[in-house]
Notes: Predicted 3D model of a 151-nucleotide RNA (glmS glucosamine-6-phosphate activated ribozyme aptamer). Model confidence (mean pLDDT): 77 of 100.
RNA sequence: UUCAUUCAUUUAGCGCCAGGACUGUAAGAAGUUGACGAGGAUAGUAGGUUAUCGAAAGAUUCGGCGGGUACUACUACGGAAAUAGUGAUUCGUAAGAUAUAGAGCAAAGAGUAAAAUCGAGAUUAUAACAAAGUAUAUAUCACCACUACAU
Numbered sequence: 001u002u003c004a005u006u007c008a009u010u011u012a013g014c015g016c017c018a019g020g021a022c023u024g025u026a027a028g029a030a031g032u033u034g035a036c037g038a039g040g041a042u043a044g045u046a047g048g049u050u051a052u053c054g055a056a057a058g059a060u061u062c063g064g065c066g067g068g069u070a071c072u073a074c075u076a077c078g079g080a081a082a083u084a085g086u087g088a089u090u091c092g093u094a095a096g097a098u099a100u101a102g103a104g105c106a107a108a109g110a111g112u113a114a115a116a117u118c119g120a121g122a123u124u125a126u127a128a129c130a131a132a133g134u135a136u137a138u139a140u141c142a143c144c145a146c147u148a149c150a151u
Stems, first nucleotide, its partner, number of pairs: 014066004019062001020033004036054003042076006049070001077092004083148005096141006111126004
């Protein structure tokens, strides 16, 4: 330095549970459920809001509390075809906007199997199935102003 294995962390559909529902019992005690992944982070401050996308389900992802990488404004930093600076604009390191096109990309639920459990339910293994965004291609628009330096 490289490779392999194991563990922990990086958590943000994330954490929690008083309602509801469910299990349990003679009644209890005591439990269970309560967001499935994709996507999303330059830094700080402030703001209000049920923060983008689909999948599943059709007592539920219902209801409640907290949080939050979303959004908006401002500031700083950084990028944006030919040296530097300032300003404007627009973005955030893959660092212009809009539109169109095709392609690629998930997990859970359900089913099956396994061991444990009185049970609700949870765990593990397993075929398959998205959309948005990003990227790609094409089209349109934008790619500026001033100053300095060089030719």